Glycine riboswitch aptamer from a soil metagenome, 83 nucleotides, folded computationally.

RNA sequence: GUGCAGGAGAGCGUCGCGCAUGCAAAACGCCGCGGCCGCCGAAGGCGCAACUUCCCGAAACCGCUCAGGCAAAAGGACUGCGC
Repeated sequence: GUGCAGGAGAGCGUCGCGCAUGCAAAACGCCGCGGCCGCCGAAGGCGCAACUUCCCGAAACCGCUCAGGCAAAAGGACUGCGC
């Protein structure tokens, strides 16, 4: 690096507009887009210590939340086994 397995956290929030016709279909809901807040942190990203020829550099599941995420699915640091 790759294959398989395991793998947390946080509103299926609210309002509006819609919809491939997929489910449903009176409405509502799942779903998509946008607004409004609230939250999470384990893809990524950023920041920091010891150390250092005191310069540069320099870790994290520590911090920040830009990104990402908050039913399921997907993703997922990390762990085990195989190659």
The prediction has a mean pLDDT of 77.